[in-house]
Context: one part of a larger RNA
RNA sequence: GGGUGAACGCUGGCGGCGUGGAUAAGGCAUGCAAGUCGAACGCCCCGAAAAGAGCUCUGCUCUCUUCGGGGAGUGGCGAACGGGGCAGUAACACGUACCUAACUUACCCUGGACUCUGGAAUAACCCUGGGAAACUGGGGCUAAUUCCAGAUAGUCCCAGGAAAUCAUAAGAUUUCCUGGGUAAAGCCUAGAAUUUAAAUUCUAGGUGGUCCAGGAAAGGGGUGCGGCCGAUCAGCUAGUUGGUGGGGUAAUGGCCCACCAAGGCUAUGACCGGUAGGGGGCCUGAGAGGGUGUUCCCCGCCAAGGGCACUGAGACACGGGCCCUACUCCUACGGGAGGCAGCAGCCGAGAAUAUUGGGCAAUGGGCGAAAGCCUGACCCAGCGACGCCGCGUGCCGGAAGAAGCCCUUCGGGGUGUAAACGGCUUUUCUGGGGGAGGAAGCCGUGGUUUUACCACGGUUGACAGUACCCCAGGAAUAAGGGACGACCAACUUCGUGCCAGCAGUCGCGGUAAGACGAAGGUCCCCAGCGUUACCC
Numbered sequence: 001g002g003g004u005g006a007a008c009g010c011u012g013g014c015g016g017c018g019u020g021g022a023u024a025a026g027g028c029a030u031g032c033a034a035g036u037c038g039a040a041c042g043c044c045c046c047g048a049a050a051a052g053a054g055c056u057c058u059g060c061u062c063u064c065u066u067c068g069g070g071g072a073g074u075g076g077c078g079a080a081c082g083g084g085g086c087a088g089u090a091a092c093a094c095g096u097a098c099c100u101a102a103c104u105u106a107c108c109c110u111g112g113a114c115u116c117u118g119g120a121a122u123a124a125c126c127c128u129g130g131g132a133a134a135c136u137g138g139g140g141c142u143a144a145u146u147c148c149a150g151a152u153a154g155u156c157c158c159a160g161g162a163a164a165u166c167a168u169a170a171g172a173u174u175u176c177c178u179g180g181g182u183a184a185a186g187c188c189u190a191g192a193a194u195u196u197a198a199a200u201u202c203u204a205g206g207u208g209g210u211c212c213a214g215g216a217a218a219g220g221g222g223u224g225c226g227g228c229c230g231a232u233c234a235g236c237u238a239g240u241u242g243g244u245g246g247g248g249u250a251a252u253g254g255c256c257c258a259c260c261a262a263g264g265c266u267a268u269g270a271c272c273g274g275u276a277g278g279g280g281g282c283c284u285g286a287g288a289g290g291g292u293g294u295u296c297c298c299c300g301c302c303a304a305g306g307g308c309a310c311u312g313a314g315a316c317a318c319g320g321g322c323c324c325u326a327c328u329c330c331u332a333c334g335g336g337a338g339g340c341a342g343c344a345g346c347c348g349a350g351a352a353u354a355u356u357g358g359g360c361a362a363u364g365g366g367c368g369a370a371a372g373c374c375u376g377a378c379c380c381a382g383c384g385a386c387g388c389c390g391c392g393u394g395c396c397g398g399a400a401g402a403a404g405c406c407c408u409u410c411g412g413g414g415u416g417u418a419a420a421c422g423g424c425u426u427u428u429c430u431g432g433g434g435g436a437g438g439a440a441g442c443c444g445u446g447g448u449u450u451u452a453c454c455a456c457g458g459u460u461g462a463c464a465g466u467a468c469c470c471c472a473g474g475a476a477u478a479a480g481g482g483a484c485g486a487c488c489a490a491c492u493u494c495g496u497g498c499c500a501g502c503a504g505u506c507g508c509g510g511u512a513a514g515a516c517g518a519a520g521g522u523c524c525c526c527a528g529c530g531u532u533a534c535c536c
Base pairs, nucleotide, nucleotide: 001536002535003534004533006532007531008530009529010528013391014390015389016388017387018386019384020383026347027346028345030344031343032342035077036076037075040074041073043071044070045069046068047067048066049065051063052062053061054060055059084302085301086300094226095225096224097223098222099221100220103219104218105217108215109214110213111212112211113210114209115208116150117149118148119147120146125140126139127138128137129136130135156181157180158179159178160177161176162175163174164173165172166171186207187206188205189204190203191202192201193200194199228274229273230272235265236264237263240262241261242260243259244258245257246256247255277299278298279297280296281292282291283290284289304325305324306323307322308321327338328337329336330335355381357380358379359378363377364375365374366373367372394424395423396422397421404415405414406413407412429473430472431471432470433469434468438463441459442458443457444456445455446454447453480525481524482523483522484521485506486505487504491520492519493518494517495516501508502507
């Protein structure tokens, strides 16, 4: 000199863009943060309309149908993403380059084939029991894209055989033959037929379901190399190192197990201890290097501490489950409930870090055919000079120069064109008026090749009546902080008298102190200026 997620002191007009719990991975009241689908399914309730029946007949009740809405439940998809934190981890965790002939993949895209026949259970519901509650037992009925059985099928799977190609090898790929095995689910729209209707059947279209192959994208596993400190840590190791066989997994493997062998690592630093998430980056520096890992992006790990599996394409699962522990809460004392390192917010500890805000309008995500619903992701707003950038606090004129204050050799000098005063302007401010872009979509009608697409009409903005523009008014609303002995730019007077005090270093102060305190003046920076801490 530069830098910071800063803090503290004094001061403070505005805007834009960023940024803000670094400490206690301490504890948390309250609200919200993951739902959605009726075009998978049965049921209950409400409203409207039509039909039929009954009655106490201008009406009421019941049955049934259609349409709309609500409720819990079954089923499907999602909940493994998104969001948070950095405790642990010195490790294939990360970075980079490769390998997987040892692997997987729901949703999406492409291609091929198929979607047949039966059966069963259960929630909801009804009856009944237990419990303070959380919740739960028994009996009975029922639906499905729930579950089960069968059929059919291949280039799929398994076993056996043959050939070709590739491969260092183990082996891989392809073709052929034989035997065995594995699948499915419907729903919507339109039309037609039977029919009183319900319903059933058929045709077409859409959407879904099953199997196989390929793609896209994502992931699992392995290897070389690279990046901390301590030798006042020198030896470490029993599933340890390897083999055979098995279990397990999508898959290799001592991952796990039985048996066998006695190996394996280490001064190129094993083992132990300390510290630490890694990278892209960021800061500094001419570079080499040094330091650092906040915001944003990628990867990893964690979800009160510890362990475990279930479901599933995917988890050993933050807002799922079970167990142990600590803590908090409820209790009828028998037993139960909970997990903010999600967004706000509270307490605590701390030098210190924000609103219990608005909106799904945009972008993105989940579900849905769609309308749409959900979304503290996100977009905005609020608070903080925390940072960077921009703007303003006026401009021109105005005396050999007012007053005040300071100095003085008492002549004068300084503050100083500074003020007053005259003229001008209106960024900003106040008041008033106008007023966006961010909107793509969606709905209706019509056209068209029913899609796609086109035309017309309607409609969707939290921010926000904001940005921006115009008008009016009036210099009106807006300057401070630090320093002035040398380093280091800027000096006098008074007070004080080794006192009070200053200080980064050297050092100042003991009666004329340019170093303390004040005043005048000056210097530096400026909505900031200094101090402290840390890095180069």
The part of an RNA shown here (small-subunit ribosomal RNA, 5' domain) has 536 nucleotides and comes from bacterium HR35.
Model confidence (mean pLDDT): 87 of 100.
Its Rfam family is "Bacterial small subunit ribosomal RNA". The literature on the family includes a 2001 paper in Science by Yusupov et al., "Crystal structure of the ribosome at 5.5 A resolution".